[in-house]
Transfer RNA from an uncultured Clostridia bacterium, 73 nucleotides, folded computationally. Its Rfam family is "tRNA". By type it is a transfer RNA.
RNA sequence: GCUGGUAUAGCUCAGUUGGCAGAGCGAUUGAUUUGUAAUCAAUAGGUCGUGGGUUCAAAUCCCUCUACCAGCU
Numbered sequence: 001g002c003u004g005g006u007a008u009a010g011c012u013c014a015g016u017u018g019g020c021a022g023a024g025c026g027a028u029u030g031a032u033u034u035g036u037a038a039u040c041a042a043u044a045g046g047u048c049g050u051g052g053g054u055u056c057a058a059a060u061c062c063c064u065c066u067a068c069c070a071g072c073u
């Protein structure tokens, strides 16, 4: 230098070929317990890596850039 992949909640990851952003773990609060753990219920937490484009509508499609991983030279 070229090619491919990944980027979504604090962490690990889904999101069914465009139509209301989710799960598990973790956090907080409450119940239960003499207390802790466990269990149960509820709540909070996201401008979907950046910037543009297409579209009535984009995490999803297209382009640029950034970071990381792998391969080729």
Base pairs, nucleotide, nucleotide: 001072002071003070004069005068006067007066010025011024012023013022019056027043028042029041030040031039049065051063052062053061

Model confidence (mean pLDDT): 81 of 100. It was read from a public genome assembly.